[in-house]
RNA sequence: CGAGCCGGCCGGGCGACCGCGGUGGGUCCUCGGACCCGUUGAGGAAAGUCCGGACUCCACAGGGCAGGGUGGUGGGUAACACCCACCCGGGGUGACCCGCGGGACAGUGCCACAGAGAGCAGACCGCCACGGCGCUCCGGCGCCGCGGUAAGGGUGAAAGGGCGGUGUAAGAGACCACCAGCACCCUCGGUGACGGGGGUGGCUCGGCAAACCCCACCCGGAGCAAGGUCAGACAGGGAGCGCUCGAGGGCUGCCCGCCCGAGCUCCCGGGUAGGCCGCAGGAGGCCGUCGGUGACGGCGGUCCCAGAUGGAUGGUCGCCGGUCCCGGUUUCGCCGGGACCACAGAAUCCGGCUUACAGGCCGGCUCGUCCG
Numbered sequence: 001c002g003a004g005c006c007g008g009c010c011g012g013g014c015g016a017c018c019g020c021g022g023u024g025g026g027u028c029c030u031c032g033g034a035c036c037c038g039u040u041g042a043g044g045a046a047a048g049u050c051c052g053g054a055c056u057c058c059a060c061a062g063g064g065c066a067g068g069g070u071g072g073u074g075g076g077u078a079a080c081a082c083c084c085a086c087c088c089g090g091g092g093u094g095a096c097c098c099g100c101g102g103g104a105c106a107g108u109g110c111c112a113c114a115g116a117g118a119g120c121a122g123a124c125c126g127c128c129a130c131g132g133c134g135c136u137c138c139g140g141c142g143c144c145g146c147g148g149u150a151a152g153g154g155u156g157a158a159a160g161g162g163c164g165g166u167g168u169a170a171g172a173g174a175c176c177a178c179c180a181g182c183a184c185c186c187u188c189g190g191u192g193a194c195g196g197g198g199g200u201g202g203c204u205c206g207g208c209a210a211a212c213c214c215c216a217c218c219c220g221g222a223g224c225a226a227g228g229u230c231a232g233a234c235a236g237g238g239a240g241c242g243c244u245c246g247a248g249g250g251c252u253g254c255c256c257g258c259c260c261g262a263g264c265u266c267c268c269g270g271g272u273a274g275g276c277c278g279c280a281g282g283a284g285g286c287c288g289u290c291g292g293u294g295a296c297g298g299c300g301g302u303c304c305c306a307g308a309u310g311g312a313u314g315g316u317c318g319c320c321g322g323u324c325c326c327g328g329u330u331u332c333g334c335c336g337g338g339a340c341c342a343c344a345g346a347a348u349c350c351g352g353c354u355u356a357c358a359g360g361c362c363g364g365c366u367c368g369u370c371c372g
Stems, first nucleotide, its partner, number of pairs: 001368010012320007020041010043343001047354002050352005055223004062256004067219005072086005087101001088099004102214002107212002109208003124153002126149003130145006161179002164176003180204001182201008227277004236268006248260004284303008321341009
C1' cells in the first nucleotide's frame, strides 16, 4: 500500500423566532381558567411483540392424563430460547465464522427423481460354469435355457468399509497383513463435555427424531383495558333452573378428588364509558477500585434522567459540518452555486433476541506485495 476479520461508539452542532406536553413560582379574575417567568421533554433500535422476569388480580389438599418448552459441557443471571468460556463437527491460507449439537440394536413410519434394487437389499449391463442349437478358417464365436457372482460398469444425496494379496470356473472378510471406523476393557490429562496412549473382539452395522416417539429437566391462569379508589347516571320487566335430595362457581384443558355455595342462566328495555392512584428511585446511569480468562459480581463516590391519555417532544430562517453534482480558476488546491443528510418514534417497567438504518469515528488482528 492492497484485500479482509472482529469488537466498540456516534448517528448532526450552535443561535434567533414561533408552537406543544409535564412541573415550580407569580399576577388576575366571573373559581374555572387566562397570562407571565423559570425548568424539563424519545431511541439505538422507543419497532416486531418473539422469549424471560418484576408487578397486579384470581387460584393454591393432592394425584393422574393431556399440553407447551428446553436439549454438547461448565459457568453468569432475578430469569431466559440470552450471555461467557470450553468441547465436538464443518468451512476458510489466516484473523475468524457457522451448527434447531440428547437418543436411529425400544417401536412405528419415510427416503422424491433416477435406478434392476432404498434395507435383515439388489442380477440391468458385464464376468463365469453347465446344458442345448447353429456356424467354423477347429483356435473358438453367436443365440437360448438353468444357475453362480456384488470384483468391474451404470443410476443416485446415499448401493452393506479402503487398498494389496491368498483363493476361485468367475468371485466374495471366504481367509490374511495394513489402514479407517464401531463396541468393550485398562491407563493418563481435564470439574466436565472430551482428548491422548495401549489391548481385545466380531470383520463393518445407511440416512431422517424441524416425522411420530423415547429419555432428562422446566412450566398454575390472565394481564396495566392488570388492579384499586372517588364521583356520577339509570327503570325496570319476563321466562327457566335451584336453595342441603343443592343450581351454579373455583381449582389449568380433561378426569378423579377437594373447596365455596344461594343464587344462577337467558330474553326485552335502560344507563355510563369521567377524575385520581397504580406511574417513573430503578435487577437505574456514570466514574473509580477489587475479584474473575470472560460473561459478571463486591465495595466506594456521584447523578436524578419524559410521563401524554385522541395521545406533547415540532416548524421556519441563518451560520457551521459531511457527501454528490455543475461552473470558474492561478488545475497541489481554491472560489461560487445547487441538491441531499437515514431508520424510525415512548404509553406499566426491566433483561434479551430479531428486524430496519444516509453517513461517520475509534481500537485490535490476519493475509499478500514491496522496502529497511
Molecule: Bacterial RNase P class A
Organism: Jiangellales bacterium